[in-house]
RNA sequence: GCCGAAGUGGCGAAAUGGUAGACGCGCCGGUCUCAAAAACCGGUGGGGGAAACUCCGUGUCAGUUCGAAUCUGACCUUCGGCACCA
Numbered sequence: 001g002c003c004g005a006a007g008u009g010g011c012g013a014a015a016u017g018g019u020a021g022a023c024g025c026g027c028c029g030g031u032c033u034c035a036a037a038a039a040c041c042g043g044u045g046g047g048g049g050a051a052a053c054u055c056c057g058u059g060u061c062a063g064u065u066c067g068a069a070u071c072u073g074a075c076c077u078u079c080g081g082c083a084c085c086a
Base pairs, nucleotide, nucleotide: 001082002081003080004079005078006077007076010025011024012023018066026044027043028042029041030040031039045056046055047054048053059075060074061073062072063071
């Protein structure tokens, strides 16, 4: 340099044009206990707000579309293969 794959919360991941983060782990609160562990119940992406609600968010920037994690282009990072040099 060429080809291919991947990038989503704190972590593993799901959704493959139509409510992003299902489900699990972890974490937070609660019940139980002398206390803890286990178990069970509720919550858990980020900002604002007392709440209702609102804005943002799938590596980055653009594009297509009523609608993009998903399709297109360029770029960044990681991994694999090939080539080149020594």

Transfer RNA from an uncultured Dehalococcoidia bacterium, 86 nucleotides, folded computationally. Model confidence (mean pLDDT): 80 of 100. The sequence was found in a public genome assembly. Its Rfam family is "tRNA". About the family: Transfer RNA (tRNA) molecules are approximately 80 nucleotides in length. The family's RNA type in Rfam is transfer RNA.